[in-house]
RNA sequence: AAAGAUACUUGGGGGUGCCGCUCUGCGGCUGAGAUCAGACCCCUUGAACCUGAAACCUGUAAUGAGGUCGUAGGGAAAGUACAUGAGGUUACA
Numbered sequence: 001a002a003a004g005a006u007a008c009u010u011g012g013g014g015g016u017g018c019c020g021c022u023c024u025g026c027g028g029c030u031g032a033g034a035u036c037a038g039a040c041c042c043c044u045u046g047a048a049c050c051u052g053a054a055a056c057c058u059g060u061a062a063u064g065a066g067g068u069c070g071u072a073g074g075g076a077a078a079g080u081a082c083a084u085g086a087g088g089u090u091a092c093a
Base pairs, nucleotide, nucleotide: 001090002089006081007080008079009078010077011043012042013041014040017029018028019027020026021025049074050073051072055068056067057066058065
């Protein structure tokens, strides 16, 4: 300088499945996260997550793997700074 909406503090919400093996464990699959890391994700501008759902379609070695359902029903927030330019990135000096 460009572009332009987050950042921080405190508090809160949430999930943890499938498969193999020589099974207190190790390895593989998807994912931000696969049961403890005070990690990850989300907090009403709310598809984090739960219900419907032992749903439907597709796919897989298998699965809550992908899609639909979904302008369905629920679901956890206040403060401070900031377009007089946040955090981060890139370029130049």
This is a predicted structure of a 93-nucleotide RNA (TPP riboswitch aptamer (THI element)) from a Deltaproteobacteria bacterium. Its Rfam family is "TPP riboswitch aptamer (THI element)". Its family is annotated with thiamine pyrophosphate binding in the Gene Ontology. The model forms 91% of the base pairs in the Rfam consensus.